This is a predicted structure of a 92-nucleotide RNA (SAM riboswitch aptamer (S box leader)) from a Bacteroidota bacterium. The sequence was found by an Rfam model in a public genome assembly. NCBI's taxonomy places the organism under Bacteria, Pseudomonadati, Bacteroidota.
[in-house]
RNA sequence: GAUUUAUAAAGAAGCGCGGAGAGACAGGCUCUGAGAAGCGCUAGCAACCCUUCCCAAAUAGGAAAAAGGUGCUAACUCCUGAAAUAUAAACC
Numbered sequence: 001g002a003u004u005u006a007u008a009a010a011g012a013a014g015c016g017c018g019g020a021g022a023g024a025c026a027g028g029c030u031c032u033g034a035g036a037a038g039c040g041c042u043a044g045c046a047a048c049c050c051u052u053c054c055c056a057a058a059u060a061g062g063a064a065a066a067a068g069g070u071g072c073u074a075a076c077u078c079c080u081g082a083a084a085u086a087u088a089a090a091c092c
Stems, first nucleotide, its partner, number of pairs: 001092001003090006013042005021031003025081004043073003048069002051065002054062002077084001
């Protein structure tokens, strides 16, 4: 990077460096020198994978936990649009 499946109205932010952009794209709307992106640290949310445990009709399905792997922490994926996008897991 391609394909498949699932999810995207809930939830969760501070500090340091940085110094003008950011919200994928188009249009809108919004955020931003009362400090954008990016990087680092710490904290948190969630429960896709893994792990532990319970129920059970027992390789199904359901409940709980959260050490590990990802993800996420303005606005319904911010809104509308598209054979759109993002993330997870599997596979090539």